This is a predicted structure of a 72-nucleotide RNA (transfer RNA) from a Minisyncoccota bacterium. It matches the Rfam family "tRNA". Rfam's curators write: Transfer RNA (tRNA) molecules are approximately 80 nucleotides in length. Rfam classes the family as a transfer RNA.
RNA sequence: GGUCCCAUCGUCUAACGGUUAGGACAUUGCCCUCUCACGGCAAAAAUAGGAGUUCGAUUCUCCUUGGGACUA
Numbered sequence: 001g002g003u004c005c006c007a008u009c010g011u012c013u014a015a016c017g018g019u020u021a022g023g024a025c026a027u028u029g030c031c032c033u034c035u036c037a038c039g040g041c042a043a044a045a046a047u048a049g050g051a052g053u054u055c056g057a058u059u060c061u062c063c064u065u066g067g068g069a070c071u072a
Stems, first nucleotide, its partner, number of pairs: 001071007010025004018055001027043005048064005
């Protein structure tokens, strides 16, 4: 250089083009407990950036950025 894959809460991971963007762990608050732990309830927290297609894009297309695999 060429071909291809990936990018979603702090971490991991879901999501037929129409979802309130869900779940687990972690964090915070409350309950429980003499206290801690365990347990229960609740909260906060995310679609890499830019364009395009579409009535509607996390999802499809293109470019860029970052990471990875193969190949020369």
Model confidence (mean pLDDT): 81 of 100.